Background
Predicted 3D model of a 72-nucleotide RNA (transfer RNA) from Candidatus Endomicrobiellum calonymphae. Rfam family: tRNA. The family's RNA type in Rfam is transfer RNA. It was read from a public genome assembly.

[in-house]
């Protein structure tokens, strides 16, 4: 330099163009002498950034940045 995959909650990850989710974490309550386990509820998002397409984009298109791998 060229190519492929990826970037979504604090972490690990789903998400078929039509309401942004799960598990873990965290907070609160129940339970316990207490901790842990268990049960219930809650908090938490500029969907990497910018632009485009569309009535509507996390998902499509273009560019940029970063990460991993492959080729040279």
């Nucleotide at each position: 330099g060229g190519g492929u995959a990826g970037u979504u909650a604090g972490c690990u990850c789903a998400g078929u163009g039509g309401a942004a989710g799960a598990g873990c974490u965290c907070u609160c309550g129940c339970c316990u002498c207490a901790c842990g386990u268990g049960c219930g509820a809650g908090u938490g998002g500029u969907c990497a950034c910018a632009g485009g397409u569309u009535c509507g984009a996390g998902g499509c298109c273009u560019g940029u940045a970063c990460u991993a791998c492959c080729c040279a």